[in-house]
Context: one part of a larger RNA
RNA sequence: CUCUCUCUAAGGAACUCGGCAAAAUAACCUCGUAACUUCGGAAGAAGAGGUGUCAUGUUAGGGUGUAAGCCCACGCGGCUGAAGCUCGAGAUGAUCGCAGCGACGAGGCUCAAGCGACUGUUUAACAAAAACACAGGUCUCUGCUAAACCGUAAGGUGAUGUAUAGGGGCUGACUCCUGCCCAGUGCCGGAAGGUUAAGUGGAUCGGUUAGCGUAAGCGAAGCUGAAAAACAAAGCCCCGGUGAACGGCGGCCGUAACUAUAACGGUCCUAAGGUAGCGAAAUUCCUUGUCGGGUAAGUUCCGACCCGCACGAAUGGAGUAACGAUUUGAGCGCUGUCUCGGAGAGAGGCUCG
Numbered sequence: 001c002u003c004u005c006u007c008u009a010a011g012g013a014a015c016u017c018g019g020c021a022a023a024a025u026a027a028c029c030u031c032g033u034a035a036c037u038u039c040g041g042a043a044g045a046a047g048a049g050g051u052g053u054c055a056u057g058u059u060a061g062g063g064u065g066u067a068a069g070c071c072c073a074c075g076c077g078g079c080u081g082a083a084g085c086u087c088g089a090g091a092u093g094a095u096c097g098c099a100g101c102g103a104c105g106a107g108g109c110u111c112a113a114g115c116g117a118c119u120g121u122u123u124a125a126c127a128a129a130a131a132c133a134c135a136g137g138u139c140u141c142u143g144c145u146a147a148a149c150c151g152u153a154a155g156g157u158g159a160u161g162u163a164u165a166g167g168g169g170c171u172g173a174c175u176c177c178u179g180c181c182c183a184g185u186g187c188c189g190g191a192a193g194g195u196u197a198a199g200u201g202g203a204u205c206g207g208u209u210a211g212c213g214u215a216a217g218c219g220a221a222g223c224u225g226a227a228a229a230a231c232a233a234a235g236c237c238c239c240g241g242u243g244a245a246c247g248g249c250g251g252c253c254g255u256a257a258c259u260a261u262a263a264c265g266g267u268c269c270u271a272a273g274g275u276a277g278c279g280a281a282a283u284u285c286c287u288u289g290u291c292g293g294g295u296a297a298g299u300u301c302c303g304a305c306c307c308g309c310a311c312g313a314a315u316g317g318a319g320u321a322a323c324g325a326u327u328u329g330a331g332c333g334c335u336g337u338c339u340c341g342g343a344g345a346g347a348g349g350c351u352c353g
Base pairs, nucleotide, nucleotide: 001348002347003346004345005344006343007342008341010339011338014337019334027051028050029049030048031047036041038173052095053094054093055092056091061087062086063085064084068080069079070078071077072075096100108332109331110330111329112328113327114326115324116323120132121131136171137170138169139168140167141166142165148157149156150155174319175318176317177316179249180248181247184246185245186242187241188240189239190238193237194236195235199231200230204226205225206224207223208222211218212217250268251267252266253265254264277311278308289305290304291303292302293301
């Protein structure tokens, strides 16, 4: 010097990203216990006090229960209950120590806010969370040889279930709610018209050559190649619907008798221009916004304001008791975290062997 421990004057978070670590709290009994609340909780809230030993004392009282007594619908019945065994407060007095749950083991607490309702699950070996799940909500598919899924198939799961069932998507207890837009995309429905494949169809054209012709050439049948019109489904176009489907939810100018602001007006664009609620937020760039609170002093925190760069309603909005090895801020207690070090124990390190 390193590690693991013990103690430390005065101060007590001044340490530090941050009370990390340590200290403190701790058992049992009694008293006492707020906001809030889904009336269950919160709660061991918080905060106080007591605890040894001896005597009174075989304490009061309780349990069991023998003998005995009593009752009776008479039995393996019921009630009371000396004895024996056992549990056992509370009180008064006395007494010892610094200290009585005498060692060990055994909650620190409070206030406020964010997120997630909760118990659960997760990155075996850097992440336990606000992520996943969840009960609940909602949409959608599925009538049973179900839908969906595995398999080439047979077959199987679904399910020896049957719409109060099963699959899929989203949301995520509960409370109050969930606005506008169907133009685009998707999905559902429609079928008049347009477009449209294979296929059907076969006009027409070509090749070949019997034949005709002096020749140029024409050219039946057959075989063969190409092929127009016409007919022809779904789909797409088209017409409707649909947002707890994918998604989206404006700009400019003017205006009130101080100023400022604009309830109001004009205009352009759009499918419609963001409703309720919330808001410098896990979202705010400017920004340490401004005001208030807390501090002597606060880029964090809490309460407001609203100018929302770029919140917003099941990609849910806003609240919310309880819960959390969650995140943030504050306080009490407590301490070697620190001022700022020191002392001690053990194990290493070091020297010799």
Molecule: large-subunit ribosomal RNA, domain IV
Organism: soil metagenome